[in-house]
Model confidence (mean pLDDT): 81 of 100. This is a predicted structure of an 84-nucleotide RNA (transfer RNA) from an uncultured Candidatus Peregrinibacteria bacterium. It matches the Rfam family "tRNA". It is annotated as a transfer RNA.

RNA sequence: GCCGUUGUGGUGGAAUUGGUAGACACGUUGGACUCAAAAUCCAAUACUCUUUGGGGUGUGAGGGUUCGAGUCCCUCCGACGGCA
Numbered sequence: 001g002c003c004g005u006u007g008u009g010g011u012g013g014a015a016u017u018g019g020u021a022g023a024c025a026c027g028u029u030g031g032a033c034u035c036a037a038a039a040u041c042c043a044a045u046a047c048u049c050u051u052u053g054g055g056g057u058g059u060g061a062g063g064g065u066u067c068g069a070g071u072c073c074c075u076c077c078g079a080c081g082g083c084a
Base pairs, nucleotide, nucleotide: 001083002082003081004080005079006078007077010026011025012024019067027045028044029043030042031041032040046057047056048055049054060076061075062074063073064072
């Protein structure tokens, strides 16, 4: 230099026909249980604003297509692999 795979909450990882982003698990926080803890069970868990009804933003970065993009297209950046 060329080719391929890949990038999603604090972490792993789904969402693949373009149609509610974050299922599920871990972690964390609060509660139950206990003399106390462990284990177990229940609830909450992206950020922000809020009149608490809700609103806005968010999938590596920036553009494009579309009524609608994590998903399709373009240019970059990072990681991993292959070829030279």